This is a predicted structure of a 71-nucleotide RNA (transfer RNA) from a Candidatus Microgenomates bacterium. It was read from a public genome assembly. NCBI's taxonomy places the organism under Bacteria, Bacteria candidate phyla, Candidatus Microgenomatota. Rfam family: tRNA. Gene Ontology term of the family: triplet codon-amino acid adaptor activity. The family's RNA type in Rfam is transfer RNA.

RNA sequence: GGGCCCGUAGUACACCGGUAGUAUAACUCCAUGGCAUGGAGUAGAAAGGGGUUCGAUUCCCCUCGGGUCCA
Repeated sequence: GGGCCCGUAGUACACCGGUAGUAUAACUCCAUGGCAUGGAGUAGAAAGGGGUUCGAUUCCCCUCGGGUCCA
């Protein structure tokens, strides 16, 4: 320098054109004399920009970052 793949809550992953969900972590409450544990609830996320579309996390382009292969 070129090819390919990936980027989603703190973490690990789903969803892949029409409301972004699960587990765990965090916080609050309840149960216990207290802890552990269990139950209920709350908050929290589509790397950035542009385009297509009635509508984009999803499709297209560019940039950034990571991985991998070739030179």